[in-house]
Molecule: small-subunit ribosomal RNA
Organism: uncultured Eubacteriales bacterium
RNA sequence: GACUGAGUGGCGGACGGGUGAGUAACGCGUGAGUAACCUACCUAACAGAGGGGGAUAGCGUCUGGAAACGGACGGUAAUACCGCAUAAGAUCUAAAGUUCGCAUGGACAAAAGAUGAAAGGAGCAAUCCGCUGAUAGAUGGACUCGCGUCCGAUUAGCCAGUUGGUGGGGUAACGGCCUACCAAAGCGACGAUCGGUAGCCGGGCUGAGAGGCUGAACGGCCACAUUGGGACUGAGAUACGGCCCAGACUCCUACGGGAGGCAGCAGUGGGGGAUAUUGCACAAUGGGGGAAACCCUGAUGCAGCAACGCCGCGUGAGGGAAGAAGGUUUUCGGAUUGUAAACCUCUGUCCUUGGAGAAGAAAGAAAUGACGGUAACCAAGGAGGAAGCUCCGGCUAACUACGUGCCAGCAGCCGCGGUAAAACGUAGGGGGCGAGCGUUGUCCGGAAUUAUUGGGUGUAAAGGGUGCGUAGGCGGCCUCAGAAGUCAGGCGUGAAAACUAAGGGCUUAACCCAGAGAGUGCGUUUGAAACUGAGAGGCUUGAGUGGAGAAGAGGCAGGCGGAAUUCCCGGUGUAGCGGUGGAAUGCGUAGAUAUCGGGAGGAACACCGGUGGCGAAGGCGGCCUGCUAGGCUCUAACAGACGCUGAGGCACGAAAGCAUGGGUAGCAAACAGGAUUAGAUACCCUGGUAGUCCAUGCUGUAAACGAUGAUUACUAGGUGUGGGGGGACUGACCCCUUCCGUGCCGGAGUUAACACAAUAAGUAAUCCACCUGGGGAGUACGGCCGCAAGGUUGAAACUCAAAGGAAUUGACGGGGGCCCGCACAAGCAGUGGAGUAUGUGGUUUAAUUCGAAGCAACGCGAAAAACCUUACCAGGUCUUGACAUCCGACUAACGAAGCAGAAAUGCAUAAGGUGCCCUUCGGGGAAAGUCGAGACAGGUGGUGCAUGGUUGUCGUCAGCUCGUGUCGUGAGAUGUUGGGUUAAGUCCCGCAACGAGCGCAACCCUUGUCGUUAGUUACUAUAGCGGAGACGCAAAGGACUCUAAUGAGACCGCCGUUGACAAAACGGAGGAAGGUGGGGACGACGUCAAAUCAUCAUGCCCCUUAUGGCCUGGGCAACACACGUACUACAAUGGUCGAAAAACAAAGGGAAGCAAACGAGAGAUCGGGAGCAAAGCCAAAAAAGCGGCCAAAGUUCGGAUUGUAGGCUGCAACUCGCCUACAUGAAGCCGGAAUUGCUAGUAAUCGCGGAUCAGCAUGCCGCGGUGAAUACGUUCCCGGGCCUUGUACACACCGCCCGUCACACCAUGGAAGUCGGUAAUACCCGAAGUCAUAAGCCCAACCCAGCGCUGAGUUUGCUGCUGGAGAGAGGGAGCAGAUUGAACGCUGGGAAGGCAGUGCCUAAGGUAGGAUUGGCGACUGGGGUGAAGUCGUAACAAGGUAGCCGUAUCGGAAGGUGCGGCUGGAUCACCUCCUUU
Repeated sequence: GACUGAGUGGCGGACGGGUGAGUAACGCGUGAGUAACCUACCUAACAGAGGGGGAUAGCGUCUGGAAACGGACGGUAAUACCGCAUAAGAUCUAAAGUUCGCAUGGACAAAAGAUGAAAGGAGCAAUCCGCUGAUAGAUGGACUCGCGUCCGAUUAGCCAGUUGGUGGGGUAACGGCCUACCAAAGCGACGAUCGGUAGCCGGGCUGAGAGGCUGAACGGCCACAUUGGGACUGAGAUACGGCCCAGACUCCUACGGGAGGCAGCAGUGGGGGAUAUUGCACAAUGGGGGAAACCCUGAUGCAGCAACGCCGCGUGAGGGAAGAAGGUUUUCGGAUUGUAAACCUCUGUCCUUGGAGAAGAAAGAAAUGACGGUAACCAAGGAGGAAGCUCCGGCUAACUACGUGCCAGCAGCCGCGGUAAAACGUAGGGGGCGAGCGUUGUCCGGAAUUAUUGGGUGUAAAGGGUGCGUAGGCGGCCUCAGAAGUCAGGCGUGAAAACUAAGGGCUUAACCCAGAGAGUGCGUUUGAAACUGAGAGGCUUGAGUGGAGAAGAGGCAGGCGGAAUUCCCGGUGUAGCGGUGGAAUGCGUAGAUAUCGGGAGGAACACCGGUGGCGAAGGCGGCCUGCUAGGCUCUAACAGACGCUGAGGCACGAAAGCAUGGGUAGCAAACAGGAUUAGAUACCCUGGUAGUCCAUGCUGUAAACGAUGAUUACUAGGUGUGGGGGGACUGACCCCUUCCGUGCCGGAGUUAACACAAUAAGUAAUCCACCUGGGGAGUACGGCCGCAAGGUUGAAACUCAAAGGAAUUGACGGGGGCCCGCACAAGCAGUGGAGUAUGUGGUUUAAUUCGAAGCAACGCGAAAAACCUUACCAGGUCUUGACAUCCGACUAACGAAGCAGAAAUGCAUAAGGUGCCCUUCGGGGAAAGUCGAGACAGGUGGUGCAUGGUUGUCGUCAGCUCGUGUCGUGAGAUGUUGGGUUAAGUCCCGCAACGAGCGCAACCCUUGUCGUUAGUUACUAUAGCGGAGACGCAAAGGACUCUAAUGAGACCGCCGUUGACAAAACGGAGGAAGGUGGGGACGACGUCAAAUCAUCAUGCCCCUUAUGGCCUGGGCAACACACGUACUACAAUGGUCGAAAAACAAAGGGAAGCAAACGAGAGAUCGGGAGCAAAGCCAAAAAAGCGGCCAAAGUUCGGAUUGUAGGCUGCAACUCGCCUACAUGAAGCCGGAAUUGCUAGUAAUCGCGGAUCAGCAUGCCGCGGUGAAUACGUUCCCGGGCCUUGUACACACCGCCCGUCACACCAUGGAAGUCGGUAAUACCCGAAGUCAUAAGCCCAACCCAGCGCUGAGUUUGCUGCUGGAGAGAGGGAGCAGAUUGAACGCUGGGAAGGCAGUGCCUAAGGUAGGAUUGGCGACUGGGGUGAAGUCGUAACAAGGUAGCCGUAUCGGAAGGUGCGGCUGGAUCACCUCCUUU
């Protein structure tokens, strides 16, 4: 000398960085103020730095402790510390004066007094860095004020240092900031206090804006630093990485004690749906220290991770049809993926490799780059390495297949899924966006859905029950002045960033840069004066007063009156009265009801009486009197804006109800009894208590309604009515006009519509009240009021996707009107009772196959179940099949008798047999068969709720629609309604309609009369033959009957009457027939998811050695029973017998058929076989008629059942056919409730035929014979049509829907209590610490005294040294003289200070009682939700008792009843008003 370490000292650790817990506040924002303040470092200028002193770390020695950390002794330095001197323009005292300010007040100011500073370092030096006092600036802070700054009133009163004053203290400074005393103030509905929530702003997101939401990043402010308290230091802190204490927690410990604070940067754990690297560098920017070099800096600059956001780019471009393969789909043709790929030609962004390589550095001579060999550049390489997510039902761009089958699942809303899902899942295809896409959460928008811009309140949510009136809001005409609001200009501010437009820089953009605008605000200043406000003066029209007049159920009090009900007394009088749909309870022979007379008492006031009157509303009704309020008209004397509205407040306020005391005739909740009813806690009846009435209080609600707040002004009319005035008039009348009230109609306008419309719901203005989806709920909790009942104020959780209004079309109504129908009525015959037949249910069964189910299933499918049919069951069998097509091979096919078997089938079977066409004789072909393989066949399996077709039904009812036009916002309406008429939407007339279609009718068939044509098998006058006759045969004829073709005829055409001069109706004539002549066929738009997959057809599904095929047997026929439809009866209007009898039809059928004569039989039937493919033959009705018997009975009724013997059909009559004969001879003596058909050739009765069919009708479909009764009429039952009305129905009344109870789940109120949180209060204890105190202890600097050791300093002279070349300056040293007598040490005292103690305050802690707010809570209350629970039926229609509101009471429940109110009640009648002519 350099470096390093420890220490002393200085500056900085109050900046920078983090976080948002607290805070609703001068915290923040904005604008002012401080004359009430501070400010280190920095800047400018002023003044200064003289002379002393005592310590202490480090260090040394010893020593305690595990550690943290110390202790004792010794000595030492400073820009550390302390006196002294000097000093002010600083501070204080003192002030006359000058001047300024918005006030307190400030500034200046002579002399004097007091207080009162300092430090040195570096350098040879110049000088530089420091130091002290004071001033100004700058910067940073502090304090005060105006305005703004979330929600709750179910927080309305708060406050005791509280509000102010005086003195004192304290602070940088004002101040109750603190203290003592005095006064009793202060804040609050313009929201105090309390509770909840929250950092504030520039800004951000959104929005056209106004707004709404928000406060990440960046920037400003604030607050906090483990929780609470406290000070210290300092210019600055009550201090994130300082200190002390207390609490909680973690760690170390030798158990004695200690240590800690990531809301700094990384990182860890935990929590969580979720958020990064223990990186590089101080190169830049900035900060701190330093004189500087430099050091520090997780500030910062960079890098890493994350598609987290914004921006840019790529994953290739062009060509390329065999439209490849594959996939998907298909109507099997194709379509689509799709120029997409392959393939060909290119390009190189990103990428890879190599080369070269920045700016950022402030640069100038050099050095200095974390990022980084990064960005940008060049070259080469190579389509190579780089595409996903979501959606496809509508909103909303984009569709198919398969799977699934109310399952799995989807879903933002509506809603998809129960066998054909574009909605689930998958695939193909498609749409959208793209390094992203989709979801979730949040906010704004759309949302005029909190409406200032920019909404409403008759009925949708919403006008206070009504008035008076406080605060507040709003307010008539004229003049003057001022300038608070208002308007205009200037100035200041509105930080930067952000934003906007135009520039510039990164290749572009995002991003960045500079400069404008904007920042709508606040402050200040100048001006304007119309409007609003404040002031002054005036006016009369708003409002009021006076005078004159008339009306009124306006209110209160007192008195009076008659009618009626009831009761009591008496008379007359006798057996009932009363009551109802009908009855009964009740009253009455003890004399009711009825009637007459007398009396008592209470309540209400008939007629007048009236969409008349009065009142604010509630409300008010006999008459008279008193008191009293208000409105109206006229007048224009007074006065001069005195007005309007009205939060709170006060008053009034129906009925019911409450309290006390009266009163009580009638009525009448509750209650009792009687009825009704399934029940009837109701409706009806008989009684009956509160109550209804009065007085005095309370209650304070109603559908307190015009569901319509008050006030003012304006805006077409018409017509009633109440009260006034005026005009005109002879006139009270009438007429014209005006004001006030009260109704109706109606224009503009309004309205969603309905409607309102001068009494507005129109046009405007002011003020108040109220609304913001339905339910929960006018509930809970809390507050206030009330005697109670309860009222008022008034939520939330949860839950739904609606709730609601007006109008429309339907449907429905125990709504109305009109009309029709064998619908009722009037009749006749039945059914329901019996037996049988037949169908069905049920039961049974191996099976009793299946279908049909109110009318409109049940003698139905079935016009024929012994086998077959047959679909069912048992058993035996077949498997490309009984049947169709295709392929291959083979073969003609076929295959008897016989055998086995129940049969199918198998054997026999190589017995036998061998076809047709062509042929080149090899063969080929057609058709058929057998075998084989597979495609396939087959299914009476499912779905009639996937369908076609067909059918039933309303209903042969008169309806159902369309085009154009018109009306309506619209759905829709009109037409189609209305007046007549009809069987009819049939026709006529009218009409904003005019036309048209499907239906009706007619055209078709049949029947009734006549004509023409035509006559065979029909018919026949006449003649011939046969026959006793009937009749037959033959011939002839076309007249008649008839047949079958074609015409005529009937149309309200004619007459009369009625009607509207119509349509039409009634009567009559003629006519065979008269008003669609009788009958049939014919069935609109539609309804019933009506019936049928088993007639047939058919989608899809299912079975495939069976759910298919074949066969035998059984079953469909069962039988305790129930129902439907029929037959036969119960008898004499009948039964039975008879006869040579003389009876009399129609319509059909017949060849595997009908069958005659004749014969047999008792009969069924058999034999027989003439005739007939039919006006030819079969072929013959019965009832009726005539005669006899039966005589009222279970019979001469009735015929079931059973036995026997037969017959017929058929392979076969046992299960299971029909017929005959004989015998047997059941029930049944006319049918309960209920119910069916029929109006004329009909009902009833009698037989005949046919289909099916081998056989088998009491069924079905037809035919004729005999042949009635009754209809006053439309009140009622049923069905239908039209118009209208109500509706909460629209799957349409078989609708909808209410409440209790039971079950499950959810949220919630109460609750004995229990467990917490929060903020205060009172008291106790009281750490650290500030302040105070000073009796104790300690003490270097200052002071005093004493003692002691000594000799610092100053000055003069001299000597020598150093310095330099030398001289000098300067610096040390020594000697001598002079002068002063300090400092220091010790002892004592003082001052100041410290320690301990004490006191005040005080954190944490403790105790206590309350407040408030949560959790849990046995039990309990209601509420909500939940495909198929129970009880009833309250509401919607007149909802079957009109409903609803308030209140009281009762009841399982809906609910009932009383009182009062409302119409948001249907229907009928009446009154009034209105409209039209």